Predicted 3D model of an 86-nucleotide RNA (Glycine riboswitch aptamer) from uncultured Octadecabacter sp.
The source organism's lineage runs through Bacteria, Pseudomonadati, Pseudomonadota, Roseobacteraceae and Octadecabacter.
The coordinates come from a structure-prediction model, not an experiment, and the mean pLDDT is 81.
RNA sequence: UUUAGCACAGUGGGAGAACUGGUUCGCCAGUGCCGAAGGAGCAACCGCCCCGGUAAACUCUCAGGCCCAAGGACCGCUGUGUUGAC
Numbered sequence: 001u002u003u004a005g006c007a008c009a010g011u012g013g014g015a016g017a018a019c020u021g022g023u024u025c026g027c028c029a030g031u032g033c034c035g036a037a038g039g040a041g042c043a044a045c046c047g048c049c050c051c052g053g054u055a056a057a058c059u060c061u062c063a064g065g066c067c068c069a070a071g072g073a074c075c076g077c078u079g080u081g082u083u084g085a086c
Stems, first nucleotide, its partner, number of pairs: 002085012018031005032066003038062001039060003045053003
């Protein structure tokens, strides 16, 4: 100097899934449903091969969610810090 990774912050986009009853209009209850906060589980593969290590957007649905709002994995842009390459 440029560029790549990681972390944080800002910003833009961002899905899915109900009904009924009650209600002090904040929500609550029953049953059903959703998966993209978080959490948990497993393959190949690897090992010191009993066993263990180890992944997800897959699976489970504990949590969370099912008007809006909020949240939201993930993606883009900007900035800061850090590490590497040249």